c-di-GMP-I riboswitch aptamer from a Chlamydiota bacterium, 83 nucleotides, folded computationally.
RNA sequence: UAAUGAUCAAGGCAAAGCCCGAGUAAUCGGGCGACGCAAAGCUUAAGAGCCCUGAUGUAACGUCGGGGCAGUCAGCUGCCGUU
Numbered sequence: 001u002a003a004u005g006a007u008c009a010a011g012g013c014a015a016a017g018c019c020c021g022a023g024u025a026a027u028c029g030g031g032c033g034a035c036g037c038a039a040a041g042c043u044u045a046a047g048a049g050c051c052c053u054g055a056u057g058u059a060a061c062g063u064c065g066g067g068g069c070a071g072u073c074a075g076c077u078g079c080c081g082u083u
Base pairs, nucleotide, nucleotide: 002083003082004081005080012037013036017032018031019030020029021028022027035071041076042075043074047073048072049069050068051067052066053065054064055063056062
């Protein structure tokens, strides 16, 4: 440096649910809580996908604008080991 994740060591994060709050909503923040995670660390006008919403249009599909999800892929960075 590259590939890799059984084991070693240090640890880390936190699903669903419940309570409070924000939001039209998707969803987000805090507390409790752990389903799980080798990146469940960071990153969204400017890769894809999914969800919400306004307008417009259609038999249905759609198109444009705004918002959200990174624990859907993805990009970037990283601990310890093994080869």
About this RNA
The sequence was found by an Rfam model in a public genome assembly. Its Rfam family is "c-di-GMP-I riboswitch aptamer". Gene Ontology term of the family: cyclic-di-GMP binding. Of the family's consensus pairs, 95% are formed in the model.